This is a predicted structure of a 260-nucleotide part of an RNA (large-subunit ribosomal RNA, domain VI) from a Thermoplasmatota archaeon.
Context: one part of a larger RNA
RNA sequence: UGUUCGGAGUCUGAGGGCAAGAAAGAAAUAGUACGAGAGGAACUUUCUUUCGUCGCCUCUGGUGUAUCGGUUGUCCGACAGGGCAGCGCCGAGCAGCUACGCGGCAAGAGAUAAAAGCUGAAAGCAUCUAAGCUUGAAACUCAGCCUGAAAAGAGACUCCGUUAUAGGGCACGGGUAAAAGACCCGGUUAAUAGGCCCGGGAUGUACGCACGAAGGCAACGACGUGUUCAGUCCGGCGGGUACUAACGCCCAAAUCCAGG
Numbered sequence: 001u002g003u004u005c006g007g008a009g010u011c012u013g014a015g016g017g018c019a020a021g022a023a024a025g026a027a028a029u030a031g032u033a034c035g036a037g038a039g040g041a042a043c044u045u046u047c048u049u050u051c052g053u054c055g056c057c058u059c060u061g062g063u064g065u066a067u068c069g070g071u072u073g074u075c076c077g078a079c080a081g082g083g084c085a086g087c088g089c090c091g092a093g094c095a096g097c098u099a100c101g102c103g104g105c106a107a108g109a110g111a112u113a114a115a116a117g118c119u120g121a122a123a124g125c126a127u128c129u130a131a132g133c134u135u136g137a138a139a140c141u142c143a144g145c146c147u148g149a150a151a152a153g154a155g156a157c158u159c160c161g162u163u164a165u166a167g168g169g170c171a172c173g174g175g176u177a178a179a180a181g182a183c184c185c186g187g188u189u190a191a192u193a194g195g196c197c198c199g200g201g202a203u204g205u206a207c208g209c210a211c212g213a214a215g216g217c218a219a220c221g222a223c224g225u226g227u228u229c230a231g232u233c234c235g236g237c238g239g240g241u242a243c244u245a246a247c248g249c250c251c252a253a254a255u256c257c258a259g260g
Stems, first nucleotide, its partner, number of pairs: 005161007015147004021051008034039001052105005060099004067092005072085005108142003115135004167251004172186004192245003195241005200234004208227005215220001
């Protein structure tokens, strides 16, 4: 763009894609069937493992240059607080992302192949085949998952709307999305993002002050205790709250053909 007025939502499912599963072991069956004995199954059921694949982050582990703490050298005159040195080095670590962690990948149906058969003539017998019929595989068609009205036989249902409206777009606040587009959500009748409050979490007990402290004539004094489950942080978590910002603009439907 088309789908013959313009739209919104929900579907149908022609068609397409997937390997989404594969293998092994153990137990029961069973010391059974079988066999003189020695020995010794299977159908079926259950459990487990490995590989593959899809997804997830509750747990475990990794990362975690958000963050918190310790500490060395040096600089900011000292303290406090910081800069630089591969994040200086070291210890710990939320979210996210992850595997070494966790979960799913069932059962079945139909028609068949090789093959096994039934009935059965040609050919008075025989014969699975010539007519007819029954079974039979990880392969095929379904079933499972994903996609799929541009399927020109261009579908269905419900609702809204056609002269200023249904709806859509740009822009705006954003992220269940993301290379750009796209996609999804929100827009004051609002919790969309930020702020703030609360919760939850990380680190591990801040500065200052007081007291103690080996030693020292004294000055001072590493460090310890209390104040202090403190202080700091959440640039990625949850809830609440309009305090800040979601202002605005544009497009948009009876054409075409035939007849009256």

Annotation:
Its Rfam family is "Archaeal large subunit ribosomal RNA".